[in-house]
Context: one part of a larger RNA
RNA sequence: UUGGGCGUAAAGGGCGCGUAGGCGGAAUAGUAAGUCAGAAGUGAAAAUCAUGGGCUUAACCCAUGACCUGCUUUUGAUACUGCUAUUCUCGAGUGCGAGAGAGGAAAGCGGAAUUCCCGGUGUAGCGGUGAAAUGCGUAGAUAUCGGGAAGAACACCGGUAGCGAAGGCGGCUUUCUGGCUCGCAACUGACGCUGAGGCGCGAAAGCGUGGGGAGCAAACAGGAUUAGAUACCCUGGUAGUCCACGCUGUAAACGAUGGGCACUAGGUGUUGGCGGAUUCGACCCCGUCAGUGCCGCAGCUAACGCAUUAAGUGCCCCGCCUGGGGAGUACGACCGCAAGGUUGAAACUC
Numbered sequence: 001u002u003g004g005g006c007g008u009a010a011a012g013g014g015c016g017c018g019u020a021g022g023c024g025g026a027a028u029a030g031u032a033a034g035u036c037a038g039a040a041g042u043g044a045a046a047a048u049c050a051u052g053g054g055c056u057u058a059a060c061c062c063a064u065g066a067c068c069u070g071c072u073u074u075u076g077a078u079a080c081u082g083c084u085a086u087u088c089u090c091g092a093g094u095g096c097g098a099g100a101g102a103g104g105a106a107a108g109c110g111g112a113a114u115u116c117c118c119g120g121u122g123u124a125g126c127g128g129u130g131a132a133a134u135g136c137g138u139a140g141a142u143a144u145c146g147g148g149a150a151g152a153a154c155a156c157c158g159g160u161a162g163c164g165a166a167g168g169c170g171g172c173u174u175u176c177u178g179g180c181u182c183g184c185a186a187c188u189g190a191c192g193c194u195g196a197g198g199c200g201c202g203a204a205a206g207c208g209u210g211g212g213g214a215g216c217a218a219a220c221a222g223g224a225u226u227a228g229a230u231a232c233c234c235u236g237g238u239a240g241u242c243c244a245c246g247c248u249g250u251a252a253a254c255g256a257u258g259g260g261c262a263c264u265a266g267g268u269g270u271u272g273g274c275g276g277a278u279u280c281g282a283c284c285c286c287g288u289c290a291g292u293g294c295c296g297c298a299g300c301u302a303a304c305g306c307a308u309u310a311a312g313u314g315c316c317c318c319g320c321c322u323g324g325g326g327a328g329u330a331c332g333a334c335c336g337c338a339a340g341g342u343u344g345a346a347a348c349u350c
Stems, first nucleotide, its partner, number of pairs: 003322004007304002012318001014201004021194003025088007033081002035077008048066007091191001092188003095184005103177007110154001114150008125136002162169002206247006215241002220236004258317006266295011299306002323350003332343004
């Protein structure tokens, strides 16, 4: 490479936007590049294969034919693909009318709790544990009441509920703003799908500068435990956690399951819409579209399981795998302030 694969055995890129490229709906006409057919030329010889022949046979040798799967020219065919032109509406989008939502950004506000400070009451303990001790407290703690300050997070509602491409998003209000769904069928008329490179987004930790710092808490200190205890438990406690701007670019970034389209039994719950029936109206009931769960047939699977939200049946495009260790290491390159990241071997060994 071919082939076979990628939920759990090796293997889906963390996620999106999109360039090149690949692939692409229906009808008619043209063209004849791909495609198909015929003819001509060429496709050296040897080799190969078949037949026949020559050395006593074979190896070996000779002759003839085939083969040389290809290329060029030419004459035709026009179903499919391409190209050109015209047209269409079901894909895609626009419009109009509704709707739901922790989607994003900024500003402001709120209550509970915690800690600290001030004052009152009050007195000997508090705290902590398996049990203790370190620690705090007669310089008045803990408890309790009143007042004040600060920072961070938003109980209940809360839900296999919702939104977002993913990371993720949860008090309330306002402003700005992205996407989605449903209904109608007015408009455009294939405008589509995917996407190597590229660009952007990307939890936590970490880094830079400047703020902030209540609680929590790596490191660190002390007390315990223990044979030891550089731990688990306890008392403290600094970075950090928070904000602004910039960097980092990684995760079990998981559904361990790339995206798109179509098709293939059902049952049941739930979220958002629409329609029908009924009704005063809602609920219940029936249908339908979009999402989100559970169960389950066919089928698939090594099994587990998946099963209209497929891991079923097909098509298109991308990424990735090819025994374990060495190793996500070395070297080089690129990126980064650094930490490090991305790309990514071999010897050797089993």
Model confidence (mean pLDDT): 88 of 100. The part of an RNA shown here (small-subunit ribosomal RNA, central domain) has 350 nucleotides and comes from a Bacteroidota bacterium. It was read from a public genome assembly. It matches the Rfam family "Bacterial small subunit ribosomal RNA".